[in-house]
RNA sequence: UUCUUAUCAAGAGAGACGGAGGGAUUGGCCCUGCGAUGUCUCAGCAACCAUCCUGGUAAAAGGAACGGUGCUAACUCCAAUAGGCGUUUCACUGCGUCUAGAAGAUAGGAA
Numbered sequence: 001u002u003c004u005u006a007u008c009a010a011g012a013g014a015g016a017c018g019g020a021g022g023g024a025u026u027g028g029c030c031c032u033g034c035g036a037u038g039u040c041u042c043a044g045c046a047a048c049c050a051u052c053c054u055g056g057u058a059a060a061a062g063g064a065a066c067g068g069u070g071c072u073a074a075c076u077c078c079a080a081u082a083g084g085c086g087u088u089u090c091a092c093u094g095c096g097u098c099u100a101g102a103a104g105a106u107a108g109g110a111a
Stems, first nucleotide, its partner, number of pairs: 001111008013042005021031003025080004043072003048068002051064004076103001081100007
């Protein structure tokens, strides 16, 4: 990097450095000199992998949180494609809502 599987409505921030952008893309809407993004330190959340415990023939199920990741603004911030329903319009259409998908993120596995 590619393929594949699972999850994405919950949860969890302080300090130091530094100094202008950031929230993947596009549109919107937001965050940001009351200091963003980033790096480091410490802390925390969670329970994907590993480990341990309960359970049991096994599997399921439940628990712990020392290890490997991940995460700690906003539902993946919202939408993007297709369709259903409601509503608006003579119609085009607009608005709301739901379902599936795309894209993305994280983890496990494979090449």
Annotation
This is a predicted structure of a 111-nucleotide RNA (SAM riboswitch aptamer (S box leader)) from Planococcus lenghuensis. RNAcentral holds the sequence, with entries from Rfam. Taxonomically the source falls in Planococcus (Bacteria, Bacillati, Bacilli, Caryophanaceae). Its mean pLDDT, the model's own confidence on a scale to 100, is 84.